Transfer RNA from a Bacillota bacterium, 71 nucleotides, folded computationally. The sequence is in RNAcentral, with records from ENA. It matches the Rfam family "tRNA". The family's RNA type in Rfam is transfer RNA. Its mean pLDDT, the model's own confidence on a scale to 100, is 81.
[in-house]
RNA sequence: UGGGGAGUCGUCUAGCGGUAGGACGCCAGACUCUGGAUCUGGUAGGGUUGGUUCGAAUCCAGCCUCCCCAG
Numbered sequence: 001u002g003g004g005g006a007g008u009c010g011u012c013u014a015g016c017g018g019u020a021g022g023a024c025g026c027c028a029g030a031c032u033c034u035g036g037a038u039c040u041g042g043u044a045g046g047g048u049u050g051g052u053u054c055g056a057a058u059c060c061a062g063c064c065u066c067c068c069c070a071g
């Protein structure tokens, strides 16, 4: 430099164009002699800029970062 792939809560991981879910973590409460076990509730997210569309995590383009292949 060329080709291909990936980017979603703190971490991991889903979601055929129509309310962004789950697990772990964290916080609060319950239970308990105690809680780090168990139960309940909460917490918090689309890499970025545009385009298409009534509507975009999803489709298209540019950029950024990472991974693989080629030279």
Stems, first nucleotide, its partner, number of pairs: 001070007010024004018054001025043006047063005